[in-house]
RNA sequence: GGGCCGGUAGCUCAAAGGCUGAGCGGUCGGCUCAUAACCGACUGGGUGAAGGUUCGAGUCCUUCCCGGCCCACCA
Numbered sequence: 001g002g003g004c005c006g007g008u009a010g011c012u013c014a015a016a017g018g019c020u021g022a023g024c025g026g027u028c029g030g031c032u033c034a035u036a037a038c039c040g041a042c043u044g045g046g047u048g049a050a051g052g053u054u055c056g057a058g059u060c061c062u063u064c065c066c067g068g069c070c071c072a073c074c075a
Stems, first nucleotide, its partner, number of pairs: 001071007010024004018055001025043006048064005
């Protein structure tokens, strides 16, 4: 330098152009003599950045940033 995959909640990941979700976590409560487990409620995000397309973008297009993998180049 070229190619591919990924970036969404504190963490791990969903979301086929139409309400941004689940599990775990955290907080409060229930249960228990008590702890754990279990149960309930609550808590959570302008989806890496900026543009574009669209009535509507996490999703499509462009550029860039970050991470990973492969290839090439260099000496």

This is a predicted structure of a 75-nucleotide RNA (transfer RNA) from a Chloroflexota bacterium. Its Rfam family is "tRNA". Rfam classes the family as a transfer RNA. The RNAcentral record of the sequence draws on ENA.